[in-house]
Molecule: RNase P RNA; transfer RNA
Organism: Pseudomonadota bacterium
RNA sequence: CUCGGUGGACAGACGGUCGCCGGCUCCGCCGGAGGAAAGUCCGAACACCGCAGGACACGGUGGUGGGUAACACCCACCGGCCCCGAUCGCAGGGCCAGGGAAAGUGCAACAGAAAGCAAACCGCCGAUGGCUCUUCGGAGCACAGGCAAGGGUGAAACGGUGCGGUAAGAGCGCACCGCCCGGCCGGCGACGGCCGGGGCACGGCAAACCCCACCGGGUGCAAGCGCAAGCAGUCCUCGGCCCGUGCUCGCACGGGCGCCCGUGGUCCGCGGGAUGAGGGCGGGUAGCGUGCACGAGGCCGCCGGCAACGGCGGUCCCAGAGGAAUGACCGUCACCGGCCGCGCGCUCGCAACGCCGGCCGGGACAGAAUUCGGCUUACGUCCACGCUGCGAU
RNA sequence: GGGCCACUAGCUCAGGCGGUUAGAGCGCGGUCCUGAUAAGACCGAGGUCUGUGGUUCGAGUCCACAGUGGCCCACCA
Numbered sequence: 001c002u003c004g005g006u007g008g009a010c011a012g013a014c015g016g017u018c019g020c021c022g023g024c025u026c027c028g029c030c031g032g033a034g035g036a037a038a039g040u041c042c043g044a045a046c047a048c049c050g051c052a053g054g055a056c057a058c059g060g061u062g063g064u065g066g067g068u069a070a071c072a073c074c075c076a077c078c079g080g081c082c083c084c085g086a087u088c089g090c091a092g093g094g095c096c097a098g099g100g101a102a103a104g105u106g107c108a109a110c111a112g113a114a115a116g117c118a119a120a121c122c123g124c125c126g127a128u129g130g131c132u133c134u135u136c137g138g139a140g141c142a143c144a145g146g147c148a149a150g151g152g153u154g155a156a157a158c159g160g161u162g163c164g165g166u167a168a169g170a171g172c173g174c175a176c177c178g179c180c181c182g183g184c185c186g187g188c189g190a191c192g193g194c195c196g197g198g199g200c201a202c203g204g205c206a207a208a209c210c211c212c213a214c215c216g217g218g219u220g221c222a223a224g225c226g227c228a229a230g231c232a233g234u235c236c237u238c239g240g241c242c243c244g245u246g247c248u249c250g251c252a253c254g255g256g257c258g259c260c261c262g263u264g265g266u267c268c269g270c271g272g273g274a275u276g277a278g279g280g281c282g283g284g285u286a287g288c289g290u291g292c293a294c295g296a297g298g299c300c301g302c303c304g305g306c307a308a309c310g311g312c313g314g315u316c317c318c319a320g321a322g323g324a325a326u327g328a329c330c331g332u333c334a335c336c337g338g339c340c341g342c343g344c345g346c347u348c349g350c351a352a353c354g355c356c357g358g359c360c361g362g363g364a365c366a367g368a369a370u371u372c373g374g375c376u377u378a379c380g381u382c383c384a385c386g387c388u389g390c391g392a393u
Numbered sequence: 394g395g396g397c398c399a400c401u402a403g404c405u406c407a408g409g410c411g412g413u414u415a416g417a418g419c420g421c422g423g424u425c426c427u428g429a430u431a432a433g434a435c436c437g438a439g440g441u442c443u444g445u446g447g448u449u450c451g452a453g454u455c456c457a458c459a460g461u462g463g464c465c466c467a468c469c470a
Stems, first nucleotide, its partner, number of pairs: 001389001004387001005385006012333007020032005034365001038376002041374005046220004053268004058216005063077005078098001079096005099211002104209002106205002121151002123147003128144002130141004159177006178200001179198008224290004233281006240257008259273004283469003297316008335362007343355003394466007403419004412450001421437005443459005
């Protein structure tokens, strides 16, 4: 100097003129977009529905502990992987949808001898048995058979390295590492450390079905509530059955079973109904108010906590449109970039760098719509980093 | 404002619970047939499976995010 990353800050300030929206004590004063207002991907508040009870189904979450109203978010820790590093490790930086594969089912194309109860293509051996030869010591063949070291295939081949051992080999034996089991210690815990035992059984995939634990009723402010205006109805489905009592003899009451509706998977439970309920087509209006701006609210200080965050005190009131306001111009200052001065500093001098002055240019992404907490995406400038690469010393 | 769905060749669509080189019809190009065209026969080209990441040995397919396009939802009787 620089690629990318992570974390943080800002998103110009003040004044004037003319406009726009809202409020009020209405000749005036006060307030007026964002870090993402966005995508609607999560979580809630709030509202209505049968107050949401049970079972199944379905969906989601997934190391541990904490934070929070809640979460798939945040913080801390644990474990694993990667980067850096001459090497190992620590510190450092980055990433992780990180429960269970010794409950079950399933998948693994091609290649390969063999792909999940392993297997033998090349290869090695052939101690033992067999065959041949023999100078009777043995030698040869590779038929039976042994091996899983080496080669080869593959994403993956049933622990790794070394020594011993053997005919050749092999946890066959041993040491170290790894793994499993048990105990002790430390930690709230995930887990870690130490000791002892076992030759090792138990490969991968659950963002495949599944299992385990936990969570979830549904619909969304076009929810919902109060008015106003206006119109034209019509069709379909269900409205049942039985028993008892009464009588005015086809109705009333009571009970049982069923049917329909209510809540957007089903069933049970629950509530309502029988002159009502649901649905289709058609008709009318597309207006006003409310929900709706004091809130899990902002800022400052102190305290607790490693932190996320919490507690206390003080202070402030801070957009509410409804086809949808929040803008334009001018001036001054600040910021960034370029050019100029042969101005000042540094230097012997120049360049570079810093400061000062002048001129010119620039400021991205983007616009609230019930409201919050997050995530993700878009995007300009600046800062930090024991992050990468290059160059110089 | 809220809810839902789909992206595979120029167009319309297949692609079962992931497996070698993604198919079909129409269209397009060439040859044959015909005096010439249409129809017909044969052959061929054409795809970053919307994009980017992730899971996996392996992704059109599974998961996440983004992009583009489309559909539905008002009140009164």